Overview
Predicted 3D model of a 73-nucleotide RNA (transfer RNA) from Pradoshia sp. Rfam family: tRNA. The coordinates come from a structure-prediction model, not an experiment, and the mean pLDDT is 81. RNAcentral holds the sequence, with entries from ENA and Rfam.

RNA sequence: GGGGUAUUAGCUUAGCUGGUAGAGCAGUUGACUCUUAAUCAUCAGGUCGUAGGUUCGAGUCCUACAUACCCCA
Numbered sequence: 001g002g003g004g005u006a007u008u009a010g011c012u013u014a015g016c017u018g019g020u021a022g023a024g025c026a027g028u029u030g031a032c033u034c035u036u037a038a039u040c041a042u043c044a045g046g047u048c049g050u051a052g053g054u055u056c057g058a059g060u061c062c063u064a065c066a067u068a069c070c071c072c073a
Stems, first nucleotide, its partner, number of pairs: 001072007010025004019056001027043001029041003049065005
């Protein structure tokens, strides 16, 4: 220098063919318990890496950039 993959909640991640963003763990509150842990219930937490474009509608498609990793030279 060229090419590829990934980026979604504090962490690990799902999201199919574009149509209201989900789960587990962690956290809050409550129940249970002499207490803790475990268990059960409940609640909160996301401008989907950034900036544009296409579209009635974008986590998803297109472009550029950023970061991480891999391959080629």